Context: one part of a larger RNA
RNA sequence: UUGGGCGUAAAGAGCUCGUAGGCGGUUUGUCGCGUCUGCUGUGAAAAUCCGAGGCUCAACCUCGGACCUGCAGUGGGUACGGGCAAACUAGAGUGCGGUAGGGGGGAUGGGAAUUCCUGGUGUAGCGGUGGAAUGCGCAGAUAUCAGGAGGAACACCGAUGGCGAAGGCACAUCUCUGGGCCGUAACUGACGCUGAGGAGCGAAAGCGUGGGGAGCGAACAGGAUUAGAUACCCUGGUAGUCCACGCCGUAAACGGUGGGUGCUAGUUGUGGGUUCCAUUCCACGGAAUCCGUGACGAAGUUAACACAUUAAGCACCCCGCCUGGGGAGUACGGUCGCAAGACUAAAACUC
Numbered sequence: 001u002u003g004g005g006c007g008u009a010a011a012g013a014g015c016u017c018g019u020a021g022g023c024g025g026u027u028u029g030u031c032g033c034g035u036c037u038g039c040u041g042u043g044a045a046a047a048u049c050c051g052a053g054g055c056u057c058a059a060c061c062u063c064g065g066a067c068c069u070g071c072a073g074u075g076g077g078u079a080c081g082g083g084c085a086a087a088c089u090a091g092a093g094u095g096c097g098g099u100a101g102g103g104g105g106g107a108u109g110g111g112a113a114u115u116c117c118u119g120g121u122g123u124a125g126c127g128g129u130g131g132a133a134u135g136c137g138c139a140g141a142u143a144u145c146a147g148g149a150g151g152a153a154c155a156c157c158g159a160u161g162g163c164g165a166a167g168g169c170a171c172a173u174c175u176c177u178g179g180g181c182c183g184u185a186a187c188u189g190a191c192g193c194u195g196a197g198g199a200g201c202g203a204a205a206g207c208g209u210g211g212g213g214a215g216c217g218a219a220c221a222g223g224a225u226u227a228g229a230u231a232c233c234c235u236g237g238u239a240g241u242c243c244a245c246g247c248c249g250u251a252a253a254c255g256g257u258g259g260g261u262g263c264u265a266g267u268u269g270u271g272g273g274u275u276c277c278a279u280u281c282c283a284c285g286g287a288a289u290c291c292g293u294g295a296c297g298a299a300g301u302u303a304a305c306a307c308a309u310u311a312a313g314c315a316c317c318c319c320g321c322c323u324g325g326g327g328a329g330u331a332c333g334g335u336c337g338c339a340a341g342a343c344u345a346a347a348a349c350u351c
Base pairs, nucleotide, nucleotide: 003323004322005321006320007305008304012319014201015200016199017198021194022193023192025088026087027086028085029084030083031082033081034080035077036076037075038074039073040072041071042070048066049065050064051063052062053061054060091191092188093187094186095184096183097182098181099180103177104176105175106174107173108172109171110154115149116148117147118146119145120144121143125136126135162169163168206247207246208245209244210243211242215241216240220236221235222234223233258318259317260316261315262314263313266296267295268294269293270292271291272290273289274288275287276286277285300307301306324351325350326349333344334343335342336341
């Protein structure tokens, strides 16, 4: 390599869109490219196999046949795949009627709390810890009342709950805007699935320019602890955390489970629709059904754990990835980046 695999053993790209390519619903006709079959030519000799023969046998040699699984031409077949033509509606999409939502962008507003400032009351402590100390305080702190400033985050509701492709998203109002779900069946008529390259999005930290800075807080300083303590604890505290614009492009980016389609027992919660029953009406309730999200569990699968209609079951299509440990996600080269670094990615050697 063939193969076998990818929840936890090595292995699913962080996510999406999409180019080439691969794969692709139902019916009819046509072509006969793939495909099936007959014939012809060719497929050197030697070798190989079978048979016969020659050296006294054998090795060896000679003759005949087979083989040479292929290619080309030509005759025929047309189920399946394909091309072309025509049609269909079950896939996909559009329309129409509803509907839930922290989906996204912008603007405006709000209250609680922390800190700071001003003033009042008030006096010797406060703070902090396992215990302390550093620290703050008679220049009046802590506590308490009133007023003001500023930044950041939005208690309760809150959930096993919702939305989003993922990252992620939560005070309220207004505005712009994306997607989903349900019902209907008017329209298009296979327009589909996947997706090498490519493009876009992408937590936190970090970087650039300019703002902002309440709290928290790498670095740093001090106090403790300790044998030491470059820590854990305490008092401070700079970057940062926040905003705008531009980079970075990584995470245990996790369901450690790529996407799509179909099929295969159930039971029980919960979120969003629709229909029926019941109800004087509303609400509640019962049943059915579609979509989502949980728990348990049959068959089956699994090395086991477990998974089990949200599959890790049964199948098909497409992509990505793995192939003993270390060396190493490193070196070198290349591309990207302001840098940090990212992506791609070995070998010697060694067990």
Small-subunit ribosomal RNA, central domain from an uncultured bacterium, 351 nucleotides, folded computationally. The full RNA is in RNAcentral, with records from ENA, Greengenes and SILVA. The prediction has a mean pLDDT of 88.